The prediction has a mean pLDDT of 80. Large-subunit ribosomal RNA, half A from Saccharicrinis aurantiacus, 1585 nucleotides, folded computationally. Rfam family: Bacterial large subunit ribosomal RNA. Rfam links the family to the GO terms ribosome and structural constituent of ribosome. The sequence was found in a public genome assembly. Taxonomically the source falls in Saccharicrinis (Bacteria, Pseudomonadati, Bacteroidia, Marinilabiliaceae).
[in-house]
Context: one part of a larger RNA
RNA sequence: GGCGCAUGGUGAAUGCCUAGGCUUUGAGAGGCGAAGAAAGACGUGAUAAGCUGCGAUAAGCCACGGGGAGGAGCAAAUAUCUGUUAAUCCGUGGAUUUCUGAAUGGGGCAACCCGUUAUGUUGAAGACAUAACACACCUUCGGGUGAGCUAACGCAGGGAACUGAAACAUCUAAGUACCUGUAGGAAAAGAAAAUAAUAAUGAUUCCCGUAGUAGUGGCGAGCGAACUGGGAACAGCCCAAACCAUUUGUUUAGGCAAUUAUGGGGUUGUAGGACUGCAAUAUGAGUAAUUAAAUGAAUUGGAAUACUUUGGAAAGAGUAACCAUAGAGAGUGAAAGUCUCGUACAAGUAAGUUUAAGAAUCUAGCAGUAUCCUGAGUAGGGCGGGACACGUGAAAUCCUGUCUGAAUCUGCCGGGCCCAUCCGGUAAGGCUAAAUACUCCUCAAAGACCGAUAGUGAACCAGUACCGUGAGGGAAAGGUGAAAAGUACUCCGAAUAGGAGAGUGAAAUAGUACCUGAAACCGUGCGCUUACAAGCGGUCGGAGCUGAUUUAUUCAGUGACGGCGUGCCUUUUGCAUAAUGAGCCUACGAGUUAGUCGUAGUUAGCGAGGUUAAGUUCUUAAGGAACGGAGCCGAAGCGAAAGCGAGUCUGAAUAGGGCGACAAAGUUAGCUGCGCUAGACGCGAAACCAGGUGAUCUACCCAUGGUCAGGUUGAAGCUGUGGUAACACACAGUGGAGGACCGAACCGCCAGACGUUGAAAAGUCUUCGGAUGAACUGUGGGUAGGGGUGAAAGGCCAAUCAAACCUGGAAAUAGCUCGUACUCCCCGAAAUGCAUUUAGGUGCAGCCUUAUUUUAAUCUUGCAGAGGUAGAGCUACUGAUUGGACGAGAGGGCUUCACCGCCUAUCAACUCCUGAUAAACUCCGAAUGCUGUAAGAUGAUGAAUAGGAGUGAGGGCAUGGGUGCUAAGGUCCAUGUCCGAGAGGGAAAGAACCCAGACCAUCGGCUAAGGUCCCCAAAUAUAUACUAAGUUGAACAAACGCGGUUUGAUUGCAUAGACAGCUAGGAUGUUGGCUUGGAAGCAGCCAUUCAUUUAAAGAGUGCGUAACAGCUCACUAGUCGAGCGAUCGAGCAUGGAUAAUAAUCGGGCAUAAGUAUAUUACCGAAGCUAUGGAUUUGUACUAAGUACAAGUGGUAGGGGAGCAUUCUAAAUUGCGCUGAAGCGAGAUGGCGAUGUCUCGUGGAGUAUUUAGAAAAGCAAAUGUAGGCAUAAGUAACGAUAAUGCGGGUGAGAAACCCGCACGCCGAAAAACUCAGGUUUCCUGAUCAACGCUAAUCGGAUCAGGGUUAGUCGGGACCUAACGCGAACCCGAAAGGGGUAGUGGAUGGAAAACAGGUUAAUAUUCCUGUACCUGCUAUACAAUGAAAGUGACGGAUUUGAGAGAUUGCUACGUACUGACGGAAUAGUACGUUGAGCCUAGCCUUCGGGCGAAGCGAAGUAAAGCAUCAGGUUCCAAGAAAAGCAAGUAUAGCGGCUCGUACCGUAAACGGACACACGUAGUUGGGUUGAGUAUACUAAGGCGCUC
Repeated sequence: GGCGCAUGGUGAAUGCCUAGGCUUUGAGAGGCGAAGAAAGACGUGAUAAGCUGCGAUAAGCCACGGGGAGGAGCAAAUAUCUGUUAAUCCGUGGAUUUCUGAAUGGGGCAACCCGUUAUGUUGAAGACAUAACACACCUUCGGGUGAGCUAACGCAGGGAACUGAAACAUCUAAGUACCUGUAGGAAAAGAAAAUAAUAAUGAUUCCCGUAGUAGUGGCGAGCGAACUGGGAACAGCCCAAACCAUUUGUUUAGGCAAUUAUGGGGUUGUAGGACUGCAAUAUGAGUAAUUAAAUGAAUUGGAAUACUUUGGAAAGAGUAACCAUAGAGAGUGAAAGUCUCGUACAAGUAAGUUUAAGAAUCUAGCAGUAUCCUGAGUAGGGCGGGACACGUGAAAUCCUGUCUGAAUCUGCCGGGCCCAUCCGGUAAGGCUAAAUACUCCUCAAAGACCGAUAGUGAACCAGUACCGUGAGGGAAAGGUGAAAAGUACUCCGAAUAGGAGAGUGAAAUAGUACCUGAAACCGUGCGCUUACAAGCGGUCGGAGCUGAUUUAUUCAGUGACGGCGUGCCUUUUGCAUAAUGAGCCUACGAGUUAGUCGUAGUUAGCGAGGUUAAGUUCUUAAGGAACGGAGCCGAAGCGAAAGCGAGUCUGAAUAGGGCGACAAAGUUAGCUGCGCUAGACGCGAAACCAGGUGAUCUACCCAUGGUCAGGUUGAAGCUGUGGUAACACACAGUGGAGGACCGAACCGCCAGACGUUGAAAAGUCUUCGGAUGAACUGUGGGUAGGGGUGAAAGGCCAAUCAAACCUGGAAAUAGCUCGUACUCCCCGAAAUGCAUUUAGGUGCAGCCUUAUUUUAAUCUUGCAGAGGUAGAGCUACUGAUUGGACGAGAGGGCUUCACCGCCUAUCAACUCCUGAUAAACUCCGAAUGCUGUAAGAUGAUGAAUAGGAGUGAGGGCAUGGGUGCUAAGGUCCAUGUCCGAGAGGGAAAGAACCCAGACCAUCGGCUAAGGUCCCCAAAUAUAUACUAAGUUGAACAAACGCGGUUUGAUUGCAUAGACAGCUAGGAUGUUGGCUUGGAAGCAGCCAUUCAUUUAAAGAGUGCGUAACAGCUCACUAGUCGAGCGAUCGAGCAUGGAUAAUAAUCGGGCAUAAGUAUAUUACCGAAGCUAUGGAUUUGUACUAAGUACAAGUGGUAGGGGAGCAUUCUAAAUUGCGCUGAAGCGAGAUGGCGAUGUCUCGUGGAGUAUUUAGAAAAGCAAAUGUAGGCAUAAGUAACGAUAAUGCGGGUGAGAAACCCGCACGCCGAAAAACUCAGGUUUCCUGAUCAACGCUAAUCGGAUCAGGGUUAGUCGGGACCUAACGCGAACCCGAAAGGGGUAGUGGAUGGAAAACAGGUUAAUAUUCCUGUACCUGCUAUACAAUGAAAGUGACGGAUUUGAGAGAUUGCUACGUACUGACGGAAUAGUACGUUGAGCCUAGCCUUCGGGCGAAGCGAAGUAAAGCAUCAGGUUCCAAGAAAAGCAAGUAUAGCGGCUCGUACCGUAAACGGACACACGUAGUUGGGUUGAGUAUACUAAGGCGCUC
């Protein structure tokens, strides 16, 4: 270290619970607000931070009603109060109700500032108190109304896009989202210029239905009515006009007229009314006050139980009772009708509400018909749009932007172009309840809804913490116990940390990190095992050791050693793959729901019929029941239709044909599969559109301020001199220009390095560019998303830019990727054809499955057929083609006057001989395959219909081909097979090669391929050969080569002596001739290469010489004594043979374990077989079982049967503190999903059966959330300015305090002050967390304290950019501009200094000395108009110049050299309201007071602030208030806000105690031109390991 057991920690799952949600039902309410809302700010308590309540009358005040003993909220505690003289509490009504907010006196950065008028306080000013003071509209002028907020529902004005159409433009999405206006408790609509059709209905609205019909529609996707019918609810009216009267004007006084107003009258279609005549007091509607009744807040009454027993506790169990118009429910120490609250039932009143009665008010007849009236820029029309289901269509109807434009009851409109007839109605005015829609809110009740990752985002102090400039986004977090009985006391410890005892309690492993307490992960103890061993860690076998008991052929733990064995998922032709995904665990996490939709199956009801919908009635604790026949489907079809009808259509037809009938029953409901429409299995875009939010970053612009050390150069102009006729010009000086030069601050960023999980989401170091300008910078403003801004890079617009951000449409869409969860059983594919803006998608077909029906199907053999492939052939066609013969013809040459003719290493037809060829040649022509038929075999394998699919990327091998190189693990077809979806054995290892198709078990048997020496099961088998290369066996070697070897055939020589060896000869003419210097066999040439002697010997086969010589060979003889050669084959070897780590498993190979042939035995698989078992189908008998037969590999996929989880109903009148669920172990049943039992823990719920309903099963989605690992005790601990020692404190000191020394900054790392922060400041206490370590310390935590102004800054003064904005202008609405005015500093405008003092403030307090301003009083002076001033640039230069600084000198004090001494030397400090110095006193030990005493000043320099000028240049350089506009004296008055602390930083902006950024002022000395550089002073630090 591993496994096991035990025991802990961590952690929070699980179980149980619910205080909170979710979804509904029934009632109610449907608004609040200038009488100040909603929403807030700030206050308010004895102590009071938060929530709640309340408002200066402040957890409350008053009255009435209820109620009756305690009370002072959450929320404990202490203190103090209060209450029977009725508190607290509950209900109703009232009072008070700061400030903001419509916000309303004016302003404003909401919760703040500043006014005017009147009255009052004071003599005035100032201050205070009370009241009024906005705008718009209306108005009788008294006043009234409006404004804003609020969830959905309504009406109206505007109005998208994604998306769908597999693209897209009409269309769709959709009049949706969204913006805007506005109303009500509902809104809108509404009493026919309607709908219909020969019959009628009779306002509107809503439901059912008509109906997915009629229609509409790139006639695509889609969109989609209406009437009739059944219901809910029902309700009808009023004006204008005619006419009359009043009124008014006018008049010729008769009248006429009226933009007038009022009253009467009158209101419609079988027309009505006016008018004329007649008649009459009827009917109905309808409320206010009031009366009566009912209802109605708080509230009241409200039955009935005891004992025993277990237990901590009884409500449990047992025994015996009781109540019930109450056995709903909740609580009580477990489970209660009779303990508590309640419940059934009953009682009761204030405000209010309802009902009834009820003034006012409104409401009518008959007849006549001459005249009059009956809604005008209207109806209608043209053009362009829109709405109607209806997209311009034949397009009626409705609305209108524009142009036109009637009629008048004998009229007009409609009935889907239009016309006629007929019918219906009476427009151009208005009102109208109910039935309908919705729920921010109140009360009551419910749930086969959730139960803390669920249910609201929110069970808890949540729209909180936190993030963002902002719009906006947005969490986590429940449980002690019955009761705090919340651990007295002791001990360890520095400790109020934590723990050990003790105690409480039923329990403390219930101790406030608290119920249960799983897993990951981290420990401890014990048993076995592990240091020669090579691994997907398991599985099979198994020695030893340990333990247990029921002692056995036992069980449990461990596991030396051996065999076999490359995870899971996804995606793929194919994955151990080095292709994807997952660190681990726990919880959550994906085919659902809806529709009177469609279709099929199944179950049930009824059946030629079936069935109700809306609704109504009744009823229940909850279900529900009845009624309701509108409508729908079916029972009859055919036809375009009229229409006819078991037929009909076509047709001249009685023909023929098509579709039907002849023959199969439907319909309603439940459930299941699939489809359609919806987000539709889940997660996932980039994008599009709408409305808003952003210029604190950055771009540009506007207004107003600020900054730029120092040095250099030396333009114009001017002056002088020279010069010119005069100019010009030259020189010198002066002068001080410049997008001039060098170079700090400042701004930038050329290069390199570092950094890259940084110090930093852009920096550091070194270097570098600009640095008086188109410079940089502060403050306040402006421009906004298809928009801005841009010296232009597609740059920038808040770490985001080729179209910002936020929210919404929205769950956009995704032919794409990923993921998709329990078990067993049966069957089981495809990767093909056709088509496709199609190729990784889809449709149809093919192949699979299930059900039903039906009767085929396949194979073998025989027979009969069609056919043109393989092959073959070509003197059989077509095409191509080798060699030869013949050779027409052509070319070339010769010849000729010409013709004729001749020749030919030129081309060449036909013919003949010969060779050879074809996918698109065939005189021929198989095998297979195909068709038919007969017999046999097999036995459901075939076909049809209906439901459900998946597949439509294939791949290897073999064979036949195309293509390619007769290349490919290439590609495209065909036939077969396997892999795919197939395990097992063999081939070392390997998807598809060989063998063979796995239901399970067995330490049975036989075989296949392949093997049998060892690894490794089986032959060191048998017989005969071969191979010598480690060839080959076991992955390829070739042409070519080889006297390797074995073997065969043919042939030659050979006892008349071969072949090889040895011995000997190998001669002569002749040195052949020629050539040559030489050539003699052998440089070369020539040839009848001749001849002779011989056994044999070349005018010579090689070596050799200058040439000879010499040595050899051929040839011959001898010797030897039997075979020796040649050629052509075959087998096995051999060379050829070259790739990068040594790469046949290893050893081995002449007695093979190699090769070949033959033979026998054995091994060998999940094959076959044996035994036992499971299961499916069929058959037979049978009811539930048995027998027999055949089966049971499996991805996509189809079908069947089950397990588990949560909830519901009933039953078990189940179980449960004598211990439920959950959790941890063990045993056991089931093929399995899983069930049961026992023990422990736990402490209150829960099971089984039968049915039902689902938020119903996880390993993966770079899944979501939480927890815990790993890397790892590793990297790092944030500027390399630096620490060391002593002392102190303390439990503890590298870091805290004090001291000494050292070091660092010093134009800063010092001091002041904006912005911003908001208590960080000071003191005391503390050290859990924060501080990158420790900490006694702290910018941390707790408690207390601290900010004092007429003069400093802001307001009560002014105005700039710019904002707002009466009037006014524009605009669908919202709104946009804008005058007067009003706001708005970064600018203008009155006034204070020194010293002292506190732990912490000071120009603010104190001391002293000043100043400004208002008012009053007194004294004196003055009195118009207009105008001025305020009031402004850059550069450069001159003068004056406080204070401060520095130098020198003087004095004082203190000090200084190795020894001694001195000051006229040196150092430091000080030099007059200060300081030094002390006696003494006090003290909280830090310090404070302090008598006496001592106690010194002049000068110089550069020159900053500031003031006053000069010169020069072009770009020509705010506004308004204030001011002048009395003097002197005295008195009175002078409001409000800020003021602490940090402020180049540990306190601001950067997520941090962050190497970054951050405006202005002062800024010493030496060096130096300098604010450069280096060192240093004051001062501050050593950067938190």